[in-house]
Context: one part of a larger RNA
C1' cells in the first nucleotide's frame, strides 16, 4: 500500500467560520485531456515460459517462438469524468408577510434574604454538636422592632419546556444586535457539501493591573474525634468567588456517538407555525413543516442496547486508532508573565 475499525474494548478534533484540496443537481451542443479500440515504432542480449535439437541421461548448451503487463506517434469511438459555450429549477441563497425564544452586549430599576452600623424594648444566656468545646455575651449578646449602608444571587412561574455552534443562557424595563421557524412561490440560477493549514469563540480553576468584598470559603489558626487525624464535625478566616482591561486554552469540553445529503414499518407525547372541517367560538378532530422526548418493528450489534434525532441502508469530505506498562514522560520545536499548553519518542519490561 491493500485491509479492519472509532457509544461502552485503542480510537470523533471542545465548538464554529473558512483557505488550499477532495467531492458535486437536471439538460443541449462543441472539444477529445482522462477513458476505450485498432495500427505502427520502440521495449538490447542473456534470464523466465513454450516447442524442438546437441552431449548415453540430466545439469548445461544451441535454434525458433512467446513474453517484456511500459512508453512515443497515427487513425478512430464519445457513454461516463474533465473542459468550453448555452439553457433549466428541484439543491443553495435573496425578497415579502407573520411568529416563538433565559441567544448576545450595554444602561437603569426592584423585592425577599443576609451581614454590619445606629436607636428602642428586654435582661442572661446565645451558638454549636452524636456529645462537647473553642467562639459570642452585663462595655447588655441571642430575641424583637425602626432607620441607614453594602455586596452577591434572582424563590414561586420552572417543565420530560425554550434559545444558542459549543462553552453556556433565568427578577423587571429600555436601547443596540445575531440566529431560527412557518407561509407566499416573487427573484437569482448550482452560487453547493466538507475542510489539511489558518482565524475566531471557548466552563471552572489560575495569572497581571486597578477596583470591590455581604455571604461562602482553598491555605492558615483554634476546638473536638482518634492509637495518631496534616481529614471527615465545630468556631474563626486570607486568597478567591464579583466588576473593568488583558492573559491562559484546558475538562467525564459527554449523546463518552464529526459534518452534510438521500432512503427505510409504527405508537404515544411536549414546544413553535400554516391550513381544513364544523352555523359561530375552539378547550374537539384532520393535514402539513420545523424543533424536543418516551416506547418499540425490521435491520444492526459481542452484548448492553440502538432503532426516521440510527449505532439501519448508501454516498462525499475531515479527524483519529493499531497490545499493557514505561508515558502524555524525555528530547527538540513552538506558544505562555508564570502555572503550564500543543506537538511527542525510545531503551527496558510483561
Nucleotide at each position: 500500500c491493500u485491509g479492519g475499525g472509532c457509544u461502552u474494548a485503542a480510537a470523533g478534533g471542545g465548538u464554529g467560520c473558512g483557505u488550499a484540496g477532495g467531492c458535486g443537481g437536471c439538460u443541449u451542443g462543441g472539444u477529445a485531456a482522462g477513458u476505450c479500440g485498432g495500427g505502427u515504432g520502440u521495449g538490447a542480449a542473456a534470464u523466465c515460459c513454450c516447442u524442438c535439437a546437441g552431449c548415453c541421461c540430466a545439469a548445461c548448451u544451441g535454434a525458433g517462438g512467446a513474453a517484456u503487463u511500459g512508453c512515443g506517434c497515427c487513425c478512430g469511438a464519445u457513454a461516463c469524468u474533465g473542459u468550453c459555450a448555452g439553457g433549466c429549477u428541484u439543491g443553495a441563497g435573496g425578497g415579502a408577510g407573520a411568529c416563538a425564544g433565559g441567544g448576545g452586549u450595554g444602561a437603569g430599576c426592584g423585592g425577599a434574604a443576609c451581614u454590619g452600623a445606629u436607636g428602642g424594648u428586654g435582661g442572661a444566656g446565645c451558638g454549636g454538636u452524636g456529645a462537647a468545646a473553642u467562639g459570642c455575651g452585663u462595655u447588655g449578646a441571642u430575641a424583637u422592632u425602626a432607620u441607614c449602608a453594602g455586596g452577591a444571587a434572582c424563590a414561586c412561574c420552572g417543565g420530560u419546556g425554550g434559545c444558542g455552534a459549543a462553552a453556556g443562557c433565568g427578577g423587571c424595563u429600555c436601547a443596540c444586535u445575531g440566529g431560527g421557524u412557518c407561509u407566499c412561490u416573487u427573484c437569482u440560477g448550482a452560487c453547493g457539501c466538507u475542510g489539511a493549514g489558518g482565524c475566531a469563540c471557548g466552563a471552572a480553576a489560575g495569572c497581571u493591573a486597578g477596583g470591590g468584598u455581604a455571604g461562602c470559603g482553598a491555605a492558615c489558626g483554634g476546638g473536638a474525634u482518634u492509637a495518631g487525624a496534616u481529614a471527615c464535625c465545630c468556631c474563626g478566616g486570607u486568597a478567591g468567588u464579583c466588576c473593568u482591561a488583558g492573559c491562559u486554552g484546558u475538562a467525564a469540553a459527554c449523546g463518552a456517538u464529526g459534518a452534510g445529503c438521500a432512503c427505510u414499518u409504527g405508537g404515544c407525547u411536549g414546544g413553535g407555525g400554516a391550513u381544513c372541517c364544523u352555523c359561530c367560538c375552539a378547550u374537539a378532530g384532520g393535514u402539513u413543516c420545523c424543533c424536543g422526548g418516551c416506547c418499540g418493528g425490521a435491520g444492526c450489534g459481542a452484548a448492553a442496547g440502538u432503532g426516521u434525532u440510527a449505532a439501519g441502508u448508501g454516498c462525499u469530505c475531515c479527524g483519529c486508532c493499531u497490545g499493557g506498562g514505561g508515558a502524555g514522560u524525555a528530547u527538540g520545536g513552538u506558544c505562555g508573565c508564570a502555572a503550564g499548553g500543543c506537538u511527542g519518542a525510545a531503551a527496558c519490561u510483561c

A computed fold for a 350-nucleotide part of an RNA from an uncultured prokaryote, annotated as small-subunit ribosomal RNA, central domain. Rfam family: Bacterial small subunit ribosomal RNA.